This is a predicted structure of a 167-nucleotide RNA (glmS glucosamine-6-phosphate activated ribozyme aptamer) from Jeotgalibacillus sp. S-D1. Its Rfam family is "glmS glucosamine-6-phosphate activated ribozyme aptamer". A reference for the family is Winkler et al. (2004), "Control of gene expression by a natural metabolite-responsive ribozyme", Nature. Taxonomically the source falls in Jeotgalibacillus (Bacteria, Bacillota, Bacilli, Caryophanaceae). The coordinates come from a structure-prediction model, not an experiment, and the mean pLDDT is 75.
RNA sequence: AAGCAAUAAAAAGCGCCAGGACUGUCAGGAGCGAAAUUGACAGUUGACGAGGAGGAGGAGCAUCGAGUUUUCGGCGGAUGCCUCCCGACUGAACGUUGCACAGUCGUAUGCCUGCUUUUAAAAACAUAAGGGUGACCUUGUGGACAAAAGAAGCGGGACUGCAGCAC
Numbered sequence: 001a002a003g004c005a006a007u008a009a010a011a012a013g014c015g016c017c018a019g020g021a022c023u024g025u026c027a028g029g030a031g032c033g034a035a036a037u038u039g040a041c042a043g044u045u046g047a048c049g050a051g052g053a054g055g056a057g058g059a060g061c062a063u064c065g066a067g068u069u070u071u072c073g074g075c076g077g078a079u080g081c082c083u084c085c086c087g088a089c090u091g092a093a094c095g096u097u098g099c100a101c102a103g104u105c106g107u108a109u110g111c112c113u114g115c116u117u118u119u120a121a122a123a124a125c126a127u128a129a130g131g132g133u134g135a136c137c138u139u140g141u142g143g144a145c146a147a148a149a150g151a152a153g154c155g156g157g158a159c160u161g162c163a164g165c166a167c
Stems, first nucleotide, its partner, number of pairs: 014076004019072001020045008048065003054085005086106006095165006111157008125142007
């Protein structure tokens, strides 16, 4: 060093780095000096927030915008998706119960649709401080600018069957 065991902490634009790009040292170019291509070693970089979890299984790019030279590329994971199960809701035009069917959801007061509202996006940028030979890293200050989803309010539209009870 590898491996094994134990303990502690840590996550979903999350974690990691063998490609790439960049930096440094040495070698080489090189004969006095130097540059480019090159090699070895050691490092740096490699996703900015919003949003998102019933259970089991499955597959393997799983929402939204901002920024942009690599937020490229690769590996792994993930609250998304599909199926089933459990649970909830709706199916109007009298009430209620049960079954079936259809649709939508996950603590669930249905579906389609219009309008309005819903404290504060963050990085990039500018500036300052600190660390490093350097590429770069950490933090503070300043000023902005989103979209989707969800929720609330006011409207419009569509919308089963059977059986029982009661009136």